[in-house]
The RNA shown here (SAM riboswitch aptamer (S box leader)) has 122 nucleotides and comes from a soil metagenome. Its mean pLDDT, the model's own confidence on a scale to 100, is 78. The RNAcentral record of the sequence draws on MGnify.
RNA sequence: CUUAUCAAGAAAGGCUGAGGGUAAUGGCCCUUUGAAGCCUUGACAACCUCUCUUACUUUGUUAUUUCGAACGAAGUGAGGAAAGGUGCCAAUUCCAUCCCGAUAACGAUCGGGACAGAUAAG
Numbered sequence: 001c002u003u004a005u006c007a008a009g010a011a012a013g014g015c016u017g018a019g020g021g022u023a024a025u026g027g028c029c030c031u032u033u034g035a036a037g038c039c040u041u042g043a044c045a046a047c048c049u050c051u052c053u054u055a056c057u058u059u060g061u062u063a064u065u066u067c068g069a070a071c072g073a074a075g076u077g078a079g080g081a082a083a084g085g086u087g088c089c090a091a092u093u094c095c096a097u098c099c100c101g102a103u104a105a106c107g108a109u110c111g112g113g114a115c116a117g118a119u120a121a122g
Stems, first nucleotide, its partner, number of pairs: 001122006011041005019030003024097004042089001044087001047085002049081002052079011093116001098113006
């Protein structure tokens, strides 16, 4: 940089000791009944992955040659698994900020998009 996803899911212990929720602003919230960080164990999920199952498509080989069949390879869809590479385990990515629309009437609610960010694969 490109593509995909981001409303679901899942915590205990040890060390440490004051902040944290990406940055900014505002709000709201978590936190000495222990924040962030590090370590251990466990879970969650299924992006990559897989001796898995199944359907379809393409294709190769074989025999037969009328239809078609057997075996193999690749791809796609659905399902399954969790060994390995990551990720993740408060609140929608906590919410808003900028643009558009609807309701509505200056303040808000709802929906869509943009920006930013996170993760994976390349």